[in-house]
């Protein structure tokens, strides 16, 4: 730099001692009943690797007019699905804790005589940005 994923999952002990949840602001939360961080052990299974299997390919046999179906054997480089494993990474509060920028729906308030419109706020959903992780 490119691509994919990010509402699933998974905690105990020891050390330390005041902040922490990436950054700014706001919200909310975790934290002296010891958070965050580091170490040990345990665990999870997203990606990669590996294993099994189905789809798949070929041959043969049987059934059928045929399309096709069933079975056996072999292959299985690539692809898709399912399951397993825990080797390489990663991860183990809260959706990446939530919002901020854009779009859409709706609601409320204000301006306005009123319609149209404009502005502000809130909210469901989608996207972006940023970030994290993996693969290249």
């Nucleotide at each position: 730099c490119u691509c994919a994923u990010c509402c699933a999952g998974a905690g105990g002990g020891g050390c330390u001692g005041a902040g922490g949840g990436a950054a700014a602001c706001g919200g909310c939360c975790c934290g002296u009943u010891g958070a965050c961080g580091c170490c040990c052990c345990g665990g999870c299974a997203a990606c990669c690797a590996c294993c099994u299997u189905g789809c798949c390919u070929g041959a043969c046999u049987c059934g059928a007019u045929g399309a096709c179906g069933a079975g056996u054997c072999a292959g299985c480089c690539c692809g898709c699905g399912a399951g397993g494993c825990a080797g390489g990474u990663g991860c183990c509060a809260a959706u990446u804790c939530c919002g901020u920028c854009c779009c859409c729906c709706c609601g409320c308030c204000g301006c306005g005589c009123g319609a149209c419109g404009c502005g502000g706020c809130g909210c469901c959903g989608g996207g972006a940005a940023a970030g994290a992780u993996g693969a290249g």
Annotation:
The RNA shown here (SAM riboswitch aptamer (S box leader)) has 136 nucleotides and comes from a soil metagenome. Its mean pLDDT, the model's own confidence on a scale to 100, is 79. The model forms 97% of the base pairs in the Rfam consensus.